Record summary
A computed fold for a 1465-nucleotide RNA from an uncultured bacterium, annotated as small-subunit ribosomal RNA. The coordinates come from a structure-prediction model, not an experiment, and the mean pLDDT is 87. The RNAcentral record of the sequence draws on ENA, Greengenes and SILVA. Its Rfam family is "Bacterial small subunit ribosomal RNA".

């Protein structure tokens, strides 16, 4: 020291991404009242108009303008002389090297810190000592003159000084030489002495003083040197010629290779030289718990720079921002000959940019320069202006004020909220406005830019002053409407496809507030680079293995030293800043004073355990010796047998081989098979083992030779000789490469045959490289125990290999003990879990290697190795919100085990072919209304479409409506009825008739009319819903409480062994119980009993009907079994759930239904409502589904004859009788039904006929004639009779039902219904079979287990090419920039050196001349420029390579389940 979101169905872990915090020289959006204090070009070290930013001294010097005074003259304009005056310029001095700016360059002694200088300098200032004597010379100004546009320059004459030059004097100064002393690591440089030589000065004055010269000292300032410290890249590994050192010289204030000559050959580097990139450094600042990370704006210190580059001059100090010279670029002036310039000073302009201010006031203060001073100068500075840029403070009002106005918003319509908020009443005046007073800042007299400012007083009005962001989670704050994967939002996760708290708007709310948000950047969170403080078996991560230098680390005892280490003291660590205390502005920010903190720093002293170092010793580590011993350890040379193949020969005669099945292949030219002989290569069966050996790779017949290592025993020798190991070196499977051999078998490529939609594969027949040997490369691997090496410690048990000891034995075996190796189980402990567990993944130590999200990428570029293939090293752009590990529950598997089901099999009858019926698709149509869609839609919603139904179409009508409710107004010939007319009807017009209830007599109600709110909708959404239903499935499952296990998801229970139809029961058991399911309870049926009995029976105890009850429970016997239970048996009408039904767990399918009903939302409203007529739902080239009838003789037809049950019936069923061939009609008895009726059941049985034919089968189709229902049978009903007589002769692939009173066959009844398209559906009885070995296979299901990359769950997931779009990137003929060097050429300015030409005041000399100086010239160096070849690094580039990303493109199916050929390296 705070965490949160995000990988999953869920979980734990790993891991990245993201957020909440703080900060800023900020910018942008919206907004903006005041004050104080700060801050303000981060970009173009880009270019600059204009003004200002460094001058001053007359007390250093000469001269002296204007003006004024006096005098003179005057033509009255003025002139001359003297005095005063002192501008401007000049000589000279000091300053200009400070102050101010900027951050380009610089990775360096540049900076910081601590030291050194015995190697140095220092103007002005302070202190001390000494001195200033006497001469000389020049020159500017000025004057004259000349050149020039200008800038400016020349010549001549003359002149002063604190200008310049000799001479003198001179120290403790300097130099030379000699000597002495002390210090030091060392020294000629320190101290002292002798001798010799050399070297100074300036004056001014107001008389106070200020200056001048030499020497010494001080203060302050600097130069130089050194230790240590602080960036990135090793894809920069080697660098270096003044280079490293020496000698001598030059140069400097000074050391030095700083420079030159000569000599030597050194110097630096993995503790990172050299190179590249980036960068001013520090005090500090931001952040952080700290360690650390980031940063260097304002202020302070240092450095560097001043248009770019070079150079020196002057000076105490510069290589000089507002000085000079030269070169270059740029700008300006020009008379074209030449000139001028340098804001990175203050302001300001342009430009660049997201972006950064006034061409302000003042020298009053502080500070600076000059001056004796007055003073002058000062864009340093003090102030003001602009900017919410930051920090701090204040205000926009305060109190009271409703069960709460209006308005807004929401609403379940009750209300809620805005909200004491407003209004209203009372109060206050900070700020504001007006007025009055009015500073400090200055010590003495005056003098204040700021400034009439701060501050104080008075007056006035609540008066002029609130926004911004957010409200899905993180994260504080929710509703409505709009929108409809659109528009948009978004920091991450993610929102938006018709009910969006996530978009937009509104209301409300939350946060902060003169600000609020956004963006950018930094730190934090991130223990996510881990020093504090991480890891590497499977998540990213142990080098394939060894040998080993450097490095790191190192056993026991004693001693010395004191480097590390620890303690104490001293020095230093500027100020500011930070912390504490305290003071000043009303507070605060800000600021004054005091104290403290801050270093890996230096010096001194001390300690001495530990580390280090040195010395001495030891034997437990390590090594050696001796004696044994096992072994596929390595290399070489031989040798053996089996087998395959080939060759020769014999026998033999048609196939063989191969596969899922085949074919290619081989074979009558004799294969295969079999026997004999021969050749050749490769590999070594059995032994053989979770055995052995080796460092790893790896090593396997046998013998010999050479050779490495291990283990055991003894305790004889050495005496820490050790461990690890970056780099380095060596070894290193397979494949591959080079050369030469060899080649039996196998066998990439390749050929052929199959398979397949295809088959570049899997399978088959062949077959070349290769596999083998020799020599040499390669250097990789899932080189794995995915586990580096060494050492120590920490329970046990059990196998096995090796040698040894003990007991034992005749010898053994066996047993016991310690050691080495190799396995298994397992405690503690560890671990995310899995697991590891003395062979650690436990507990520790040493050393090495490696990791830091996924993809891009085991890649590119560069380097390096290789013959090549390629290896090693190894990025970035871009992109994703994950990628992962382990475990959990499911689901799934062309995984496994166990078990069910008419699931298959075994059977029986069908369907699929025909005709017809019905449904559906499709097509058609004005409409063919709609729904249902694998199983689980398709004789389904339809248990009744001619009208109606009806939802569809055409046409005709109606609008408060066909129907409901409410409120308002109206209405008396009103409501209602309704002649007649139009019309297809609906409807319209309309004569006439003609009401009701209550009532206090006003009126009210109903009705009607008008107008309103609304009604209505089979319009949409079954992906908004309720309800109901289908299906898995009558399957045996689905859960809970408590306990226990697990970090957790979760597990256990429910698994296991049996058993069952069953999670049925039993046994076992960290589980024990329980719930929903199963079963049972219910109905029905079979047997019996009892009761009752109409209408059943002729009658009655019986049949029958109804009711009640009994009966069956594995109860009994035998066998097996622990039990549960199973098998068999008896009895019984019936057995082991007797048959059938009702009953459907948690859930699944966004299954079905908005058209049965209900219902949210949306849509519609003279129509999507409603009424009516007609039509359609009945169409028809087709396709499918479900049925009916058949194809016939187990049959058809005719005649006779027998036996049911369930049900139905008053708008009904309908008897007898009569009519009709018949449908049916007439008729009317009976029956509200055990009474009457439909109602004769049919198959069956008896008799006859037909005789195998498209028929006496079959009945479609059609014609005619009828019947019935109904308002109405044309579209479009059913029935009857006569006639017509179609297809069809048992139905391809395929497919359905059924396990017993079942299938099959036969008829009967019912609902709906006027009738009926019913052959459907629901029931009823009659006749009445066959078969089941069995569970391999198909389908569905249950339990356990296994794998998984699936979880929308295999109808899953997912890979690669291709095509399209976007983006970034590599290669590339080239094209084009930048940077730093190198070589040569050329060489400005300038220093230095040389100098024979020219010139010259001081000194010497009478002079000539000399000394010396200047110019010129020459030389070295050298900026810039030119030429050249390279290096590094960008941009661009036809074409090209791969990569990433992109809702629904193409091809296949590689991977995940044995992924259908196990996968992978």
């Nucleotide at each position: 020291u705070a965490g949160a979101g995000u990988u999953u169905g869920a979980u734990c872990c790993u891991g990245g991404c993201u957020c909440a915090g703080g900060a800023u020289g900020a910018a942008c959006g919206c907004u903006g009242g005041c004050g104080g204090c700060g801050u303000g070009c981060c970009u173009a070290a880009u270019a600059c108009a204009u003004g200002c930013a460094a001058g001053u001294c007359g007390a250093a010097c000469g001269g002296g303008a204007a003006g004024c005074c006096c005098g003179g003259c005057u033509u009255c304009g003025g002139c001359c002389g003297g005095g005063u005056g002192g501008g401007g310029a000049g000589u000279g001095g000091c300053g200009a090297a400070c102050g101010g700016g900027u951050g380009a360059g610089u990775a360096a002694c540049a900076c910081g810190u601590a030291g050194g200088u015995g190697a140095c300098c220092u103007g002005c200032c302070c202190c001390u000592c000494a001195g200033a004597g006497g001469g000389g010379g020049a020159u500017a100004g000025c004057c004259g003159u000349g050149c020039g546009a200008a800038a400016g320059c020349g010549c001549g004459a003359g002149u002063a000084a604190u200008c310049c030059c000799g001479c003198a004097u001179g120290c403790g100064c300097u130099c030379g030489u000699c000597g002495a002393g002390g210090u030091u690591a060392g020294a000629g440089g320190c101290u002292c002495g002798g001798c010799g030589a050399g070297g100074a000065a300036a004056g001014c004055u107001c008389c106070g003083g200020c200056g001048c010269u030499g020497a010494g000292g001080g203060a302050g300032g600097g130069g130089c040197c050194u230790g240590c410290g602080g960036c990135c890249c090793a894809u920069c590994a080697g660098c270096u010629a003044g280079u490293u050192g020496g000698u001598a010289g030059g140069g400097u204030a000074a050391c030095g290779g700083c420079c030159u000559a000569c000599c030597a050959a050194g110097g630096c580097g993995a503790g990172g030289a050299c190179g590249g990139g980036u960068a001013g450094g520090g005090g500090g600042c931001c952040u952080g718990a700290g360690a650390g990370g980031g940063u260097g704006g304002u202020c302070c210190c240092c450095c560097a720079c001043a248009c770019u580059g070079g150079c020196a001059c002057u000076g105490a100090g510069a290589c000089a921002c507002g000085g000079g010279c030269c070169a270059g670029a740029c700008u300006c002036c020009u008379a074209c000959g030449g000139g001028a310039g340098g804001c990175a000073g203050c302001a300001g302009u342009a430009a660049g940019g997201g972006a950064u201010a006034u061409u302000g006031c003042g020298c009053a203060a502080u500070g600076g320069g000059c001056g004796a001073a007055a003073g002058c100068c000062u864009g340093a500075c003090g102030c003001a202006g602009c900017a919410a840029c930051g920090c701090c403070g204040c205000g926009u009002g305060g109190g009271c004020g409703a069960a709460g106005a209006a308005g807004g918003c929401c609403u379940u319509c009750g209300g809620g909220u805005u909200g004491u908020a407003a209004a209203g009443c009372c109060c206050u005046u900070u700020a504001g406005u007006g007025g009055g007073g009015g500073a400090a800042g200055a010590g003495c007299a005056a003098g204040g830019a700021c400034g009439g400012u701060a501050c104080c007083c008075c007056a006035c009005c609540a008066a002029c002053a609130a926004g911004u962001c957010u409200c899905g989670g993180c994260u504080a704050a929710c509703u409505a409407c709009g929108u409809g994967c659109c528009a948009g939002c978004a920091g991450c996760c993610g929102c938006g496809g018709u009910a969006a708290a996530a978009c937009g708007u509104a209301g409300g709310a939350g946060g902060c507030a003169a600000g609020c948000g956004u963006u950018a950047u930094c730190c934090g969170g991130a223990u996510u680079u881990a020093c504090u403080g991480g890891g590497c078996g499977u998540a990213a991560a142990g080098c394939g293995c060894g040998u080993g230098c450097a490095g790191g680390c190192g056993g026991c005892c004693g001693g010395g030293c004191a480097a590390g280490u620890c303690g104490u003291g001293c020095g230093u660590g500027a100020a500011a800043g930070c912390c504490c205390c305290u003071g000043g502005c009303u507070c605060a920010a800000c600021u004054g004073g005091g104290g403290g903190a801050g270093g890996u720093c230096g010096c001194a002293c001390g300690a001495g355990a530990c580390u280090g170092u040195c010395c001495g010793g030891c034997u437990a580590g390590a090594g050696g010796g001796c004696a044994g011993u096992a072994g596929a350890g390595g290399g070489g040379c031989g040798u053996g047998g089996a087998a395959u193949u080939c060759c020769g020969g014999g026998u033999g005669g048609a196939g063989u081989g191969g596969u899922g099945a085949a074919a290619u292949g081989c074979g009558u030219a004799g294969a295969g098979a079999u026997c004999c002989g021969g050749a050749g290569g490769a590999a070594c069966a059995c032994c053989a083992g979770u055995g052995g050996c080796g460092a790893a790779g790896g090593c396997g017949g046998c013998g010999c030779c050479c050779u490495g290592g291990g283990c055991u025993g003894c305790a004889c020798c050495u005496g820490a000789c050790g461990c690890u190991c970056a780099g380095a070196c060596g070894c290193g499977a397979a494949a591959g490469c080079u050369a030469g051999g060899g080649g039996a078998g196998c066998g990439a490529a390749c050929g052929g045959g199959a398979u397949u939609a295809g088959a570049a594969a899997c399978c088959c027949c062949g077959g070349u490289a290769g596999u083998c040997c020799u020599a040499g490369c390669c250097g990789u691997a899932a080189a794995c125990g995915a586990u580096g090496c060494a050492g120590a410690c920490u329970a046990a048990g059990u196998g096995u290999g090796g040698a040894g000891g003990g007991u034992g034995u005749a010898a053994g075996a066996a047993c016991c003990c310690g050691c080495c190796g190799u396995g298994c189980u397992g405690c503690a402990g560890c671990u995310a879990a899995c697991g590891c567990g003395u062979u650690a993944a436990g507990u520790c130590u040493g050393c090495c290697g490696c990791c830091u999200g996924g993809g891009g990428a085991c890649u590119a570029c560069g380097g390096u190795c290789g013959c090549a293939a390629g290896g090693c090293u190894a990025a970035a752009a871009c992109u994703c919100a994950a990628a992962g590990g382990a475990a959990u529950u499911g689901a799934c598997g062309g995984g496994g085990g166990c078990c069910c089901g008419c699931a298959c099999a075994a059977g029986c009858a069908g369907c699929g072919g025909a005709g017809c019926g019905u449904g559906u698709g499709g097509u058609u149509u004005a409409a063919u209304u709609c729904g249902a869609g694998g199983c689980u839609a398709c004789g389904c919603g339809a248990a009744g479409a001619a009208c109606c139904u009806u939802a569809c179409c055409u046409g005709g009508g109606c609008u408060u409506g066909a129907c409901a409710u409410g409120a308002c107004g109206g209405u008396a010939g009103u409501a209602g009825c309704g002649c007649g007319c139009c019309g297809a009807a609906a409807g319209g017009c309309a004569a006439g008739c003609g009401a009701c209830c209550c009532g206090c007599a006003a009126g009210g109600g109903a009705g009607c009319c008008g107008a309103c709110a609304c009604a209505g909708g089979u319009g949409c959404u079954g992906c908004a819903u309720g309800g109901c239903u289908g299906u898995c499935g009558u399957c045996a499952g689905c859960u809970c409480g408590u306990g226990c296990c697990g970090u957790g998801a979760g597990g256990u229970g429910u698994u296991a062994g049996g058993u069952u139809a069953a999670g049925u029961c039993c046994u076992g058991u960290a589980a024990c119980g329980a719930g929903c399911g199963c079963a049972a309870c219910c109905c029905u049926u079979g047997c019996c009993g009892c009761c009752a009995g109409u209408u059943a029976c002729a009658a009655g105890u019986g049949u029958c009907u109804g009711g009640c009850g009994g009966g069956a429970c594995u109860g009994c016997c035998g066998g097996u079994g622990c039990a549960a239970a199973c098998c068999g048996g008896a009895g019984g009408a019936a057995g082991g759930u007797g048959g059938g039904g009702a009953u459907g767990a948690c859930g699944u399918c966004a299954a079905g239904u908005c058209a049965g009903c209900a219902u949210g939302g949306c849509c519609u409203u003279u129509a999507u409502g409603u009424c009516c007529a007609g039509g359609g739902c009945g169409a028809c080239a087709c396709a499918c589904a479900c049925g009916c009838u058949a194809c016939a003789a187990u049959g058809g037809c005719c005649g006779g004859u027998a036996c049911a049950a369930u049900g139905g019936g008053u708008a009904g069923c309908c008897a007898a009788g009569c009519c009709g061939c018949g449908a049916g009609g007439c008729g009317g008895a009976g029956c509200c039904a055990a009474u009457c009726c439909a109602a004769c059941a049919a198959a069956g049985c008896c008799g006859g006929u037909c005789u195998c034919a498209g028929u006496u089968c079959g009945g479609a189709u059609u014609g005619c004639a009828g019947g019935c229902u109904g308002c109405a049978a044309c579209u479009c009903g059913c029935c009857u009779g006569c006639a017509u007589g179609a297809a069809g002769u048992u139905g391809g692939a395929g497919u359905u039902g059924c396990u017993a009173g079942u299938a099959a066959c036969c008829g009967c009844c019912g609902g709906u219904c006027a009738g009926c398209c019913a052959c459907a559906c629901g029931g009823c009885g009659g006749u009445g079979a066959a078969u089941a070995c069995g569970u391999u296979c198909c389908c569905g299901g249950g339990c356990c287990u296994u794998g998984u990359a699936c979880a929308c769950a295999c109808c899953g997931c997912c890979c690669g090419u291709c095509a399209c779009g976007u983006c970034a990137u590599g290669g590339a003929a080239g094209c084009u920039g930048g940077c730093a060097a190198c070589a040569c050429c050329c060489c400005a300015a300038g220093u230095c050196g040389g100098u024979a030409g020219c010139c010259c005041a001081a000194c010497c000399g009478c002079a000539a001349g000399g000394a010396g100086g200047g110019c010129g010239c020459c030389g070295c160096c050298c900026a810039a420029g030119g030429u050249g070849g390279g290096g590094c690094u960008g941009g661009u580039g036809a074409c090209u390579g791969g990569g990433a990303c992109g809702a629904a493109g193409u091809c296949g199916u590689a991977a995940c389940a044995a992924g259908g050929u196990a996968a992978c390296c």